Description
Predicted 3D model of a 134-nucleotide RNA (FMN riboswitch aptamer (RFN element)) from Microcella pacifica. Rfam family: FMN riboswitch aptamer (RFN element). Gene Ontology term of the family: FMN binding. It was read from a public genome assembly, where an Rfam model found it. Model confidence (mean pLDDT): 85 of 100.
[in-house]
RNA sequence: AACGUGUUCCGGGGUCGGUGAAAGUCCGAGCCGGCGGUGAGAGUCCGCGACCCGCGAGCGACGAGCAGUCGCGAACGGUUGAACCGGUGGAACUCCGGUACCGACGGUGAGAGUCCGGAGGGGAGGAGCACGCG
Numbered sequence: 001a002a003c004g005u006g007u008u009c010c011g012g013g014g015u016c017g018g019u020g021a022a023a024g025u026c027c028g029a030g031c032c033g034g035c036g037g038u039g040a041g042a043g044u045c046c047g048c049g050a051c052c053c054g055c056g057a058g059c060g061a062c063g064a065g066c067a068g069u070c071g072c073g074a075a076c077g078g079u080u081g082a083a084c085c086g087g088u089g090g091a092a093c094u095c096c097g098g099u100a101c102c103g104a105c106g107g108u109g110a111g112a113g114u115c116c117g118g119a120g121g122g123g124a125g126g127a128g129c130a131c132g133c134g
Base pairs, nucleotide, nucleotide: 003132004131005130006129007128008127009126010125015029016028017027018026030114031113032103033102034048035047036046037045043101044100052078053077054076058072059071060070061069062068083099084098085097086096087095105117106116107115
């Protein structure tokens, strides 16, 4: 150094204008990009998380300690968007040049990646400390 246990902290970003009665949603032009991996650095390669769906170990409330109803819900499973060309190089769909593309759900005087909301949530994961081990 690694490994184990406990504990603490960290852990998502993005606008102006125009039209209009009304749009940060339309039009024009912008801007943003979680986490781990990958012979060389990734929103678009591989995988993960969250949201959504299924299942449901268990827990709680009401009920009469029954039946039943309602709520929360681990683990597990499912769904889940998008990139090519050229250059350099031993090696890059990751760098450089060019041209593109993608973006959950609900709400909102007019349609949302960018506003509001679930979220002061959760989490992939990261860092520190302690003890053990070594």